[in-house]
Source information: Predicted 3D model of a 75-nucleotide RNA (transfer RNA) from a Thermoplasmatota archaeon. Its Rfam family is "tRNA". For this family Rfam cites "tRNAscan-SE: a program for improved detection of transfer RNA genes in genomic sequence" (Lowe and Eddy, Nucleic Acids Res, 1997). It was read from a public genome assembly.
RNA sequence: GGGCGCGUGGCCUAGUCCGGAUAUGGCGGCAGCCUCCUAAGCUGUAGAUCGGGGGUUCGAAUCCCCUCGCGCCCG
Numbered sequence: 001g002g003g004c005g006c007g008u009g010g011c012c013u014a015g016u017c018c019g020g021a022u023a024u025g026g027c028g029g030c031a032g033c034c035u036c037c038u039a040a041g042c043u044g045u046a047g048a049u050c051g052g053g054g055g056u057u058c059g060a061a062u063c064c065c066c067u068c069g070c071g072c073c074c075g
Stems, first nucleotide, its partner, number of pairs: 001074007010027003020058001029045005051067005
């Protein structure tokens, strides 16, 4: 330099192929219930505009372009 894959709450992850409106679940956090206390269990709750920018569209995590980071392969 070229090709491919990945990037989504603090951590992990679904959704992307085939665009559809409020982005899924688990762990963790906070509050409450329960308990003599803790743990476990149960309930509630906060937290991500989807790596960044631009474009297409009525509508983009999803499609297109550019770009950043990481990994693998080729030279």